RNA sequence: CAGGCUGGACGUGAUGGUCGCGGGCCGGGCAACCGGUCCCGAGGAAAGUCCGAGCUCCACCGGGUAGACUGCCAGGUAACGCCUGGGCGCCGCAAGGCGACGGACAGGGCCACAGAAAACAGACCGCCUCCGGCGCGAGCCGGCGGUAAGGGUGAAACGGUGGGGUAAGAGCCCACCGCCCCGAGCGUAAGCGAGGGGGCACGGCAACCCCCAGUCGGUGCAAGGCCAAAUAAGCGGCGAGGUGUGACCCACACCGCCCAUGGGACGACGGGGCUUGCCCCGGGAUUCCAAGCCGCGGGUAGGCUGCUCGAGGCGGUCGGCGACGACCGUCCCAGAUAGAUGACCAUCUCCCGGAGGGGCAACCCCGAGGGAAACAGAACUCGGCUUACGGUCUGGCCUGGGGC
RNA sequence: GUGGGUGUAGCUCAGUCGGUUAGAGCGCCGGAUUGUGGUUCCGGAGGUCGCCGGUUCAAUUCCGGUCAUCCACC
Numbered sequence: 001c002a003g004g005c006u007g008g009a010c011g012u013g014a015u016g017g018u019c020g021c022g023g024g025c026c027g028g029g030c031a032a033c034c035g036g037u038c039c040c041g042a043g044g045a046a047a048g049u050c051c052g053a054g055c056u057c058c059a060c061c062g063g064g065u066a067g068a069c070u071g072c073c074a075g076g077u078a079a080c081g082c083c084u085g086g087g088c089g090c091c092g093c094a095a096g097g098c099g100a101c102g103g104a105c106a107g108g109g110c111c112a113c114a115g116a117a118a119a120c121a122g123a124c125c126g127c128c129u130c131c132g133g134c135g136c137g138a139g140c141c142g143g144c145g146g147u148a149a150g151g152g153u154g155a156a157a158c159g160g161u162g163g164g165g166u167a168a169g170a171g172c173c174c175a176c177c178g179c180c181c182c183g184a185g186c187g188u189a190a191g192c193g194a195g196g197g198g199g200c201a202c203g204g205c206a207a208c209c210c211c212c213a214g215u216c217g218g219u220g221c222a223a224g225g226c227c228a229a230a231u232a233a234g235c236g237g238c239g240a241g242g243u244g245u246g247a248c249c250c251a252c253a254c255c256g257c258c259c260a261u262g263g264g265a266c267g268a269c270g271g272g273g274c275u276u277g278c279c280c281c282g283g284g285a286u287u288c289c290a291a292g293c294c295g296c297g298g299g300u301a302g303g304c305u306g307c308u309c310g311a312g313g314c315g316g317u318c319g320g321c322g323a324c325g326a327c328c329g330u331c332c333c334a335g336a337u338a339g340a341u342g343a344c345c346a347u348c349u350c351c352c353g354g355a356g357g358g359g360c361a362a363c364c365c366c367g368a369g370g371g372a373a374a375c376a377g378a379a380c381u382c383g384g385c386u387u388a389c390g391g392u393c394u395g396g397c398c399u400g401g402g403g404c
Numbered sequence: 405g406u407g408g409g410u411g412u413a414g415c416u417c418a419g420u421c422g423g424u425u426a427g428a429g430c431g432c433c434g435g436a437u438u439g440u441g442g443u444u445c446c447g448g449a450g451g452u453c454g455c456c457g458g459u460u461c462a463a464u465u466c467c468g469g470u471c472a473u474c475c476a477c478c
Stems, first nucleotide, its partner, number of pairs: 001400010013348007021041004025036004043375001047386002050384005055220001057218002067216005072086005087101001088099004102211002107209002109205003124151002126147003130143005159177006178200001179198004185192002224305004234296005241255006262289004266284001269282006312331008349372004356366003405477007414430004423461001432448005454470005
């Protein structure tokens, strides 16, 4: 210098002015509301709602089944499916990246097509001994058998290469590699593994059922708590009397009513009818319902609360490889409810710069003018993950080339 | 906030406990029939199976992520 890997920080720039918006505080006002040299006011993802919690109410003696999820080991954490470190496997020359990474002798199931044969497999071609026939012969044809070395199929063919061996072959035998079993020692563990043994037997899929180990009661701020209108239903009282005073189941005084109160049951008594025990009418000592009036509690609209100080931010010291933790100091940092955080102007800064000018030139400087953008916006609160995103700054590392 | 479904040809839908060529109807294109058009008959084209990864010998189908869209409940 070129190419690459991997962390961190920031993110519609900064300052001032004018006009506005939401909240707090202060002042005025009975209140509605008004005012203020005052303070605060979106994000790294506020998003998706995929995990984990706080908090809330409901349920609950304890345990199990079903169902769902997680899955190498250790650590971190309030917890996690997250993070860190380690192991193993794969990719990359490397820095580094990726991995749902328990179990396939507990059991069931599946493995299409092709191919002779696909799961305790299998002789299609080929190779070979022997027997029979033909041929002068080389050899050819047929048959009983042997053979997994060669061809060919497939994702996968029951170890690979070389040598010996054999009629031809074959772990049949040997060397190396691979595989399986045991294993000194190291490590908290996953695991690594000196060395020894075995001719080799054991295909794949559990992101199919399943087995093993572990986790899970439900509910979500529209949770939950408080206040509480109108209308309707419900319950209680009054329903011709009410109010006041006293010596309070009563009496008195004042006011009102006596020209406004429906329907039913029952009914002493009175009248009438006749079919002689019923019907009709009038009647109120009784009672039910309704209208109306008063009260009650539940709940709706609506309001208040929950609501923002929290596993909180920043800085430092110490412990730890690290995630992270402990301690000290310091700060207060949105709480709207159809939903506030905006608009304009000036200057600076940054970027572009085709007019023009300067410089011998590379292509640098001055510069009229232009631009300042992506993804996206809190809604109970945190910890993660995932996804979207124009660009800026910065740490560490790897590979290749060149120069000193 | 919570729970669930769907995405396959231009349109409407099949196919999914993985398997060889992903189909149907309508539409489209060409031909035949007709004087012409329709009907009818014959033939044909047209598919990143929403997108990105993973598991597997093999994925429309199984798993994870993501986008769009629809429904239900408080």